Predicted 3D model of a 1392-nucleotide RNA (small-subunit ribosomal RNA) from an uncultured bacterium.
RNAcentral holds the sequence, with entries from ENA, Greengenes and SILVA.
Model confidence (mean pLDDT): 83 of 100.
RNA sequence: AGAGUUUGAUCCUGGCUCAAGAUGAACGCUGGCGGCGUGCUUAACACAUGCAAGUCGAACGAAGCAUUUUUGAUGAGAUCUUCGGAUGGAAUCGGGAAUGACUUAGUGGCGGACGGGUGAGUAACGCGUGGGCAACCUGCCCUGUACAGGGGGAUAACAGCCGGAAACGGCUGCUAAUACCGCAUAAGCGCACGGGAUCGCAUGAUUCUGUGUGAAAAGCUCCGGCAGUACAGGAUGGGCCCGCGUCUGAUUAGGCAGUUGGCGGGGUAACGGCCCACCAAACCGACGAUCAGUAGCCGGCCUGAGAGGGCGACCGGCCACAUUGGGACUGAGACACGGCCCAGACUCCUACGGGAGGCAGCAGUGGGGAAUAUUGCACAAUGGGGGGAACCCUGAUGCAGCGACGCCGCGUGAGCGAAGAAGUAAUUCGUUAUGUAAAGCUCUAUCAGCAGGGAAGAAAGUGACGGUACCUGACUAAGAAGCCCCGGCUAAAUACGUGCCAGCAGCCGCGGUAAUACGUAUGGGGCAAGCGUUAUCCGGAUUUACUGGGUGUAAAGGGAGCGUAGACGGCAUGGCAAGUCUGAUGUGAAAGGCCGGGGCUCAACCCCGGGACUGCAUUGGAAACUGUCAGGCUGGAGUGCCGGAGGGGUAAGCGGAAUUCCUGGUGUAGCGGUGAAAUGCGUAGAUAUCAGGAGGAACACCGGUGGCGAAGGCGGCUUACUGGACGGCAACUGACGUUGAGGCUCGAAGGCGUGGGGAGCAAACAGGUUUAGAUACCCUUGUAGUCCACGCAGUAAACGAGGAUUAAUAGGUGUCGGUGCCCCCAGGUCUUCGGGGCCGCAGCUAACCCAAUAGUUAUUCCACCUGGGGAGUACGUUCGCAAGAAUGAAACUCAAAGGAAAUUGACGGGCACCCCGCACAAGCGGUGGAGCAUGUGGUUUAAUUCGAAGCAACGCGAAGAACCUUACCUGAUCUUGACAUCCCACUGACAGCAGAGUAAUGUCUGUUUUCCUUCGGGACAGUGGUGACAGGUGGUGCAUGGUUGUCGUCAGCUCGUGUCGUGAGAUGUUGGGUUAAGUCCCGCAACGAGCGCAACCCUUAUCUUUAGUAGCCAGCAUAUAAGGUGGGAACUCUAGAGAGACUGCCAGGGAUAACCUGGAGGAAGGUGGGGAUGACGUCAAAUCAUCAUGCCCCUUAUGACCAGGGCUACACACGUGCUACAAUGGCGUAAACAAAGAGAAGCGAAGCUGUGAAGCGAAGCAAAUCUCAAAAAUAACGUCUCAGUUCGGAUUGUAGUCUGCAACUCGACUACAUGAAGCUGGAAUCGCUAGUAAUCGCGAAUCAGAAUGUCGCGGUGAAUACGUUCCCGGGUCUUGUACUCACCGCCCGUCA
Repeated sequence: AGAGUUUGAUCCUGGCUCAAGAUGAACGCUGGCGGCGUGCUUAACACAUGCAAGUCGAACGAAGCAUUUUUGAUGAGAUCUUCGGAUGGAAUCGGGAAUGACUUAGUGGCGGACGGGUGAGUAACGCGUGGGCAACCUGCCCUGUACAGGGGGAUAACAGCCGGAAACGGCUGCUAAUACCGCAUAAGCGCACGGGAUCGCAUGAUUCUGUGUGAAAAGCUCCGGCAGUACAGGAUGGGCCCGCGUCUGAUUAGGCAGUUGGCGGGGUAACGGCCCACCAAACCGACGAUCAGUAGCCGGCCUGAGAGGGCGACCGGCCACAUUGGGACUGAGACACGGCCCAGACUCCUACGGGAGGCAGCAGUGGGGAAUAUUGCACAAUGGGGGGAACCCUGAUGCAGCGACGCCGCGUGAGCGAAGAAGUAAUUCGUUAUGUAAAGCUCUAUCAGCAGGGAAGAAAGUGACGGUACCUGACUAAGAAGCCCCGGCUAAAUACGUGCCAGCAGCCGCGGUAAUACGUAUGGGGCAAGCGUUAUCCGGAUUUACUGGGUGUAAAGGGAGCGUAGACGGCAUGGCAAGUCUGAUGUGAAAGGCCGGGGCUCAACCCCGGGACUGCAUUGGAAACUGUCAGGCUGGAGUGCCGGAGGGGUAAGCGGAAUUCCUGGUGUAGCGGUGAAAUGCGUAGAUAUCAGGAGGAACACCGGUGGCGAAGGCGGCUUACUGGACGGCAACUGACGUUGAGGCUCGAAGGCGUGGGGAGCAAACAGGUUUAGAUACCCUUGUAGUCCACGCAGUAAACGAGGAUUAAUAGGUGUCGGUGCCCCCAGGUCUUCGGGGCCGCAGCUAACCCAAUAGUUAUUCCACCUGGGGAGUACGUUCGCAAGAAUGAAACUCAAAGGAAAUUGACGGGCACCCCGCACAAGCGGUGGAGCAUGUGGUUUAAUUCGAAGCAACGCGAAGAACCUUACCUGAUCUUGACAUCCCACUGACAGCAGAGUAAUGUCUGUUUUCCUUCGGGACAGUGGUGACAGGUGGUGCAUGGUUGUCGUCAGCUCGUGUCGUGAGAUGUUGGGUUAAGUCCCGCAACGAGCGCAACCCUUAUCUUUAGUAGCCAGCAUAUAAGGUGGGAACUCUAGAGAGACUGCCAGGGAUAACCUGGAGGAAGGUGGGGAUGACGUCAAAUCAUCAUGCCCCUUAUGACCAGGGCUACACACGUGCUACAAUGGCGUAAACAAAGAGAAGCGAAGCUGUGAAGCGAAGCAAAUCUCAAAAAUAACGUCUCAGUUCGGAUUGUAGUCUGCAACUCGACUACAUGAAGCUGGAAUCGCUAGUAAUCGCGAAUCAGAAUGUCGCGGUGAAUACGUUCCCGGGUCUUGUACUCACCGCCCGUCA
């Protein structure tokens, strides 16, 4: 930073899509370690259980416990004993006192307003930012000043009694305090009323002072202190007010009654309609009120070059909330998450009477969901509450656990190692890739594992984390790689499978038998403990354009004007300082981001410092510009005076032409209408014509890219009223201007309402015609309407598809209305204003084009656009009598739609042009009708093998199907095969001959029989076997080669360089002539070149020369049946070499050209005739069945072989031919003249036989010698005499001939007999321009036989062409196009 996608290609417009980054993510596959972070985005859904706010005994009484002590009672064991007792006193019980670093239910104090959670509500002074409070409060903390005297009465706990299931409560009695209440004191404080000083923007504030009045306190102690009261100040934390900023919708435009303000009260810490009484009627709103929807706000986070856009998890600030709604109490602070009361819903307990509860605290459960963790450890640290302290509490917090959820780091080994192993994949089978990769050898140990040591975090003690981080040692390459992609965008390809199926796909799109796009494999590319997908955001997208877009034709200028708000605004001077610029100050929290350092081994992460935070506020200054104020100016604008132009408007009146109708006259059979007709009118007198009259509407000529108007629009003449523009003068005003959201007015045609009018025209309707139909076009009628008046409506391709204003910017030309100067004055030149046109430069534009009447260059204002369709539709609203108009979506759907843009072609029942062709015309002869031949379709069949399909398939492949051919069908047979190569074994042959058998092949039997040799064997052939393989006229001509057809022997098709164009492309190749021709000439931003054209080649027409046999014979000889012979080389002919024709010559035309016309000469004259020769390309044209060939398919068969059948069928349709229909003829008789060919498995003479086909026969000839071979039409003679015939010959019968193994299906020919249709052919259609058409015969290929076909040959031998209007085809130029698969296109509607 761009890319893909609209087209055949191009440029533009324009949407869609992709590549980047990001996430509190989720899903799929996979998963080694660690650090740091992070984890209910959904149901503010419901919650079991535990914990999350207590603490103080140094405030108090009381109870208990422990210890000490005292006292009373009792008195164990023991000692002494005189046995009576004494001593002594354990233990127990009771009372008192004291002590306690003991416990704590209650009173009391402080704290439960912090910390923690959530984002429901909220569009708000809620938040952010900056200010204000002269309108306020502040516990604990700090500082200062001054104090604490002396009393009183209660009450919980406790005891007793009572009620209740419980929760809990009641009554009586006792008692204490730092609990509660008076009194005293008052430095100072509060309140009320006075006085003075200073200050403030106002209310007012501060300060001094006088009088009156009011209110305090508590003790405890370990004797160190800790508490208490009042006041003042500070700090901290809050409360209230204000400026500015803070989403979408106008299809939400009016909202509001305590509402807005005032006076007076109440209330509050404090101001305030916060609340109340009264008074006034205000207040907010297009600068968007109200209403509706959505939403916690910010620091920041993501993205972006930035401006912006999106988001508001974690961390931090503020706000709001705590099951839902309401309320207050206490308190310094709450209207209070783990307080109270009430109401609602829900859950739980219950003895049914009543009670209890609130996880949006931490864990956890259910539910919802694509989806989000442990009912962990510790107060060791940091902080918080209480306490004097020890200490207690703390799910705040610190840690650990779970999750690849994210970021960061590390590893999964390193070196050597070619037999380039094996395997796998591909392969042209040679090899290539995987790949130094592996194996193997050597080495290392980061992580993980084992063992030992072992922190910091902790200031004296105290460590949850944790035997953790970290360090050391030994040990093993071991325990550790996946995911996505590989058609283009986008890095990376091959094979197989599949066959528009299965599937892929972000967009374009891929898949219908050779898929780099589906699936798999191999290989490759990318990233990597992750990789992909999905969702969302920004980017790319300048695709909402502030930076930074547009509106003639792509989406987009309002139909036009007037004008309100608003926005913008001429020249010069002075003031102010709101905007603007600049300095300073305050603030802009921290964290984050940036820069520089530092700490964890690095990084992520953390710490420190700097700068930044583009903002806001205060203040000092500047005064150019904007603004504002003041007084000026005249250039913008307007007024005035003079002047001319005009279909400008409104009203009234007048006029003639024409149409129609009425009356009368003349007059007679039609008129009218059309492409042609018909409906219609007319003998009851039309049309036509003459005269008179009625009525309505419109105003010919002039008339003009002429005039006027804002637009719509305005056209006979006259009058009245009236608007605007223009020119001249320069007297007046003095910025009065421009634009213009809403608003108002005007606004074609058609339409609506009321009332008139109605000649012509004419929706609807009717009839006629056309047509497959014709609710149309055409014709005949004809009603609304068109006209007038008054209203409504408010739209048009209301267009210059071009909003308005101002200024600037080369020219030329004509035109309308004015002015000025000059002149040679019916006028002209020049000049200057204002309109309305054309051409054109710069410039602009995607191009076309525009170009002083801009779409150029600038300014101001308004309107409008943001892909196509859905749709200017629906809903809502406003307007309207209605019709409808205005405003104006969404769902859904497509990847385009579009630019009368431009380019190449193709096409046009475009043009115009031009040109050509047997294209038409002019002619001649056919086809289409008949019979037959042949091919095709169809049908039939076991099979009727296959292909060819408009021209360009159909006497085509097939230059020849009885078997064969043959590919088809039926039946039979073979399986390494009918054919090829390789291997093994055997044999010596194979072949031939004979036989058996069969429908036939196959099969079986018999017999005869190789070569070379160094004797080992080899060559060759056959048989048998094995597997590789053979074989296929099986498929695909849409996988192909080759070959061919066709446009078309049409004159075209291209290239290099240059030039033009943003480009596709153009130019050249167009133009003027000319030609058969892009043939040639001239001109030209082109100059050259290539493939085509032409020529070169063959043949034919003339001549020369050379040669002279199998050809020829003039002259000579001979001989005649015959060039037969001698001979000749003249002629014909044959076949070699040459000549000849080139617009060369002349005349005219043309441009002094090319060339054309005519002429001469010449055998031939303007490419002499004919042939071969076929440009770039088109038709996925034809052929896989000539051949070759990829892939697919069959492999005891889709191969091979054999017999028979079929390709020859036959209600029918078509094509191509033959023969005819006859007298220009048929038949008969006799007679004449060719060319080109073929011939040995051949042509076959003579002769003989047969009516004939033919047979017998055999000469000659591998051919200028012989043979086929007779040419026929023709001419002559004769006959027939217009008829289904002496035309015509189909069909059929009989008898034959020939070929062949064989003529039944299924050959050709002959003879005799039979004698069909047919008397010149409808619509339509074909060929041909000269040795041509027509007509006549001859030959050849194929071939055993079998042409009416095909290919050749000669004989006889015409007619016509004015010409290019038309049909067909082609070429060139131009033009239109929404076509480019290219008019057999595209495309609209309906139905399925």